[in-house]
RNA sequence: GGAAAGGUGGCAGAGCGGCUGAAUGCGCCAGAUUCGAAAUCUGGUAAGGGGGAAACUCCUUCGAGGGUUCAAAUCCCUCCCUUUCCG
Repeated sequence: GGAAAGGUGGCAGAGCGGCUGAAUGCGCCAGAUUCGAAAUCUGGUAAGGGGGAAACUCCUUCGAGGGUUCAAAUCCCUCCCUUUCCG
């Protein structure tokens, strides 16, 4: 330099136009159980910004920017990054 695959909550990872900021597992927090733990079960758990005394609530975000569409994590373009192969 060329080609291919990929980038999604703290981590892994599904989702391939609408029900999905989003399954599932791990982790973490709380509870149940226990003399106490482990294991198991139940519930909760992303980030940024605005409003509010708080409870809570609104907006935006799927690597970044742009485009298509009534509607985009998903389709198209450019760029960035990772892995593999070729030279």